[in-house]
Context: one part of a larger RNA
Molecule: large-subunit ribosomal RNA, domain I
Organism: Gammaproteobacteria bacterium
RNA sequence: CGCAUACGGUGGAUGCCUUGGCGGCAAGAGGCGAUGAAGGACGUGGUAAUCUGCGAUAAGCUUCGGUGAGCUGAUAAACAAGCUUUGACCCGGAGAUUUCCGAAUGGGGGAACCCACCUCACUUGUGAGGUAUCGUUAACUGAAUACAUAGGUUAACGAGGCGAACCCGGGGAACUGAAACAUCUAAGUACCCGGAGGAAAAGAAAUCAACCGAGAUUCCCUUAGUAGCGGCGAGCGAACGGGGACCAGCCCAUGAAGCCAUUAACGUUCUAGUGGAGCAGUCUGGAAAGUCUGACCAUAGAAGGUGAUAGUCCUGUACACGAAAGGGCGUUUUUGGUGAUCUUGAGUAGGGCGGAGCACGAGAAACUCUGUCUGAAUAUGGGGGGACCAUCCUCCAAGGCUAAAUACUCCUUGCCGACCGAUAGUGAACUAGUACCGUGAGGGAAAGGCGAAAAGAACCCCGGAGAGGGGAGUGAAAUAGAUCCUGAAACCGUAUGCGU
Numbered sequence: 001c002g003c004a005u006a007c008g009g010u011g012g013a014u015g016c017c018u019u020g021g022c023g024g025c026a027a028g029a030g031g032c033g034a035u036g037a038a039g040g041a042c043g044u045g046g047u048a049a050u051c052u053g054c055g056a057u058a059a060g061c062u063u064c065g066g067u068g069a070g071c072u073g074a075u076a077a078a079c080a081a082g083c084u085u086u087g088a089c090c091c092g093g094a095g096a097u098u099u100c101c102g103a104a105u106g107g108g109g110g111a112a113c114c115c116a117c118c119u120c121a122c123u124u125g126u127g128a129g130g131u132a133u134c135g136u137u138a139a140c141u142g143a144a145u146a147c148a149u150a151g152g153u154u155a156a157c158g159a160g161g162c163g164a165a166c167c168c169g170g171g172g173a174a175c176u177g178a179a180a181c182a183u184c185u186a187a188g189u190a191c192c193c194g195g196a197g198g199a200a201a202a203g204a205a206a207u208c209a210a211c212c213g214a215g216a217u218u219c220c221c222u223u224a225g226u227a228g229c230g231g232c233g234a235g236c237g238a239a240c241g242g243g244g245a246c247c248a249g250c251c252c253a254u255g256a257a258g259c260c261a262u263u264a265a266c267g268u269u270c271u272a273g274u275g276g277a278g279c280a281g282u283c284u285g286g287a288a289a290g291u292c293u294g295a296c297c298a299u300a301g302a303a304g305g306u307g308a309u310a311g312u313c314c315u316g317u318a319c320a321c322g323a324a325a326g327g328g329c330g331u332u333u334u335u336g337g338u339g340a341u342c343u344u345g346a347g348u349a350g351g352g353c354g355g356a357g358c359a360c361g362a363g364a365a366a367c368u369c370u371g372u373c374u375g376a377a378u379a380u381g382g383g384g385g386g387a388c389c390a391u392c393c394u395c396c397a398a399g400g401c402u403a404a405a406u407a408c409u410c411c412u413u414g415c416c417g418a419c420c421g422a423u424a425g426u427g428a429a430c431u432a433g434u435a436c437c438g439u440g441a442g443g444g445a446a447a448g449g450c451g452a453a454a455a456g457a458a459c460c461c462c463g464g465a466g467a468g469g470g471g472a473g474u475g476a477a478a479u480a481g482a483u484c485c486u487g488a489a490a491c492c493g494u495a496u497g498c499g500u
Stems, first nucleotide, its partner, number of pairs: 001499009015485001016449002020420002022417007029409002031162002039101003042055003046079001049075003061095006070083003106115003116131007133159009166197001167195005177184001181231001207214002218245005228236002249401003252345001255342001258338004264332008273321003279294003283290001295312002297301001303315003350374008360386001381396005436443002456484001459471004
């Protein structure tokens, strides 16, 4: 040095577990904000830190309910000091307080800081309130310039910002595909901006159809990858009709249907909770829920926990009940608002030119919208039926409102899973958007498990008043000893044997 056997070290795979995730179902909620939000900074405890809670009334204050014996949140024990059947702590409703920053709004500013003015009060240096901008309305003023207007001042009311997706509107790419590329595609997608609601948008035919008829809108299935469009390439791609979901119609001056808010009554429901049946013994074992024997309940044998596997031990479950206070919904009711910038729709319909939307790329291109130039008729009228004309049919534009069926889930509650089980599942089961990296936009981890219970090893010995270990003790187990369940492999040793 190699091989073999045994025993170790290191390491943290595997198995088992789950506090955390992922996906869904059913309900709810669908907003918060100048009455100062979302998000933060700084404080706040008998305490150094972090988290949670709270705000100078600071792990809290008041009140109304629930509950009923302990309590002073967590890591995190101990000590100290207290509270509590005159009801603490805890849970729920309502209220008070709520520093500073932040739309931040008195002015400024390098967020959490600096500096003001006015009014009122008194304890005379403190406290309270006000002072942004824009819009609307009103009043008072008021130039050039006579009347006026612009402008100014004041008051009342409103707005502003944040939020996951869904919705409507205004703008609007490129990569890519076309096996290159320019029309085309990607795609009206991504993205930016504006606006709204719990949904939004659309909506009661100047619609379709085809000589029969239908009867607002929205969504789904189909028609159908059809008819078509298309460097007729790549590709794009309907409608009529049929079947379903849901159904609802109205108004333009006697001020309506509907919608929104609000008052009250009744009903119902949510936000704490309450009651809630039924098991003993034997054996093994550290421990019984396991075994055996004999019982019981069941509108409850869902689930979880308890020293192994429990219907009858605990929390619960089926079922039954419960609200002082506040909220939701339904019916009726009161009041207010909206509808209403409204009286049947003229610079409109139509036309020329240039664009856009329609599945439809200018095409034979109807229809819709309109930048520009024009420009009718008035129901004895007008629009449409895919160039255009006639006949016929059908509808009535240029005013407005409208629930449901539809889309989505930041969030709440309950339940579920041939979903994951710590290199998985969220990036994050743990001090996680933390540590750390970057000037910044931004990027972004690793890290779970003693035991049933700390019973977490008193005391002794070696040692540096060490580290670490050996005894002793606890425990079922300590090769379960805190680098702690199991403990694979690589890798490193010790002992023995054999070989060289």